A computed fold for a 99-nucleotide RNA from a Muribaculaceae bacterium, annotated as TPP riboswitch aptamer (THI element). Of the family's consensus pairs, 90% are formed in the model. Its Rfam family is "TPP riboswitch aptamer (THI element)". From the family's description: Vitamin B(1) in its active form thiamin pyrophosphate (TPP) is an essential coenzyme that is synthesised by coupling of pyrimidine and thiazole moieties in bacteria. Gene Ontology term of the family: thiamine pyrophosphate binding. Its mean pLDDT, the model's own confidence on a scale to 100, is 76. The RNAcentral record of the sequence draws on Rfam. NCBI's taxonomy places the organism under Bacteria, Pseudomonadati, Bacteroidota, Bacteroidales, Muribaculaceae.
RNA sequence: CGAAGACAAGGGGGUGCCCGCCACAGCAAGGGGGCUGAGAUCAUACCCUUUGAACCUGAUGCGGGUAAUGCCGUCGCAGGGAUUUGUGCGUCGACCCCG
Numbered sequence: 001c002g003a004a005g006a007c008a009a010g011g012g013g014g015u016g017c018c019c020g021c022c023a024c025a026g027c028a029a030g031g032g033g034g035c036u037g038a039g040a041u042c043a044u045a046c047c048c049u050u051u052g053a054a055c056c057u058g059a060u061g062c063g064g065g066u067a068a069u070g071c072c073g074u075c076g077c078a079g080g081g082a083u084u085u086g087u088g089c090g091u092c093g094a095c096c097c098c099g
Stems, first nucleotide, its partner, number of pairs: 001093003005089001006087004010049004016035004021031002055080003061074004
């Protein structure tokens, strides 16, 4: 000096499905439980930050599966998407100097 990383700050993002449970005359809201997931508003969390499938659109798409779902696959070198900054951290590499 460089590379990838780690950490910090800034920025972006999602929150669905089901239930012979609680409660209610019933509905809504709430509580509890089950499913997938990093995360289903435990959040001062989690994930992503352009080398960008975090997330949104297409999409009430298509195929499979499920108790059900944005569950899985496809769509997808489709269209959008935060257009950062720092370090006192260790690792690796290059070059220079000294012994």